The RNA shown here (transfer RNA) has 74 nucleotides and comes from a Candidatus Aenigmatarchaeota archaeon.
RNA sequence: GCCCUCGUGGUUUAGCUUGGAUAGAAUGCAGCCCUGCGGAGGCUGUGACCCGGGUUCAAAUCCCGGCGGGGGCA
Numbered sequence: 001g002c003c004c005u006c007g008u009g010g011u012u013u014a015g016c017u018u019g020g021a022u023a024g025a026a027u028g029c030a031g032c033c034c035u036g037c038g039g040a041g042g043c044u045g046u047g048a049c050c051c052g053g054g055u056u057c058a059a060a061u062c063c064c065g066g067c068g069g070g071g072g073c074a
Base pairs, nucleotide, nucleotide: 001073002072003071004070005069006068007067010027011026012025013024020057028046029045030044031043032042033041050066051065052064053063054062
């Protein structure tokens, strides 16, 4: 330098090829309930699409560029 791949709450991850719902789940954290106590169980809350641009009525999703992680070639 070139090619492939990945990037979504604090963490792990679904959704992307097929554009449209309040972006879902687990875990964590906070509060409450329960309990003899509780780290078990129940309820509520919390917080995310790597960045910029384009296409579109509408983009996490499609297109272009960039940044970062991993792998390969030279």

Its mean pLDDT, the model's own confidence on a scale to 100, is 81. It matches the Rfam family "tRNA". About the family: Transfer RNA (tRNA) molecules are approximately 80 nucleotides in length.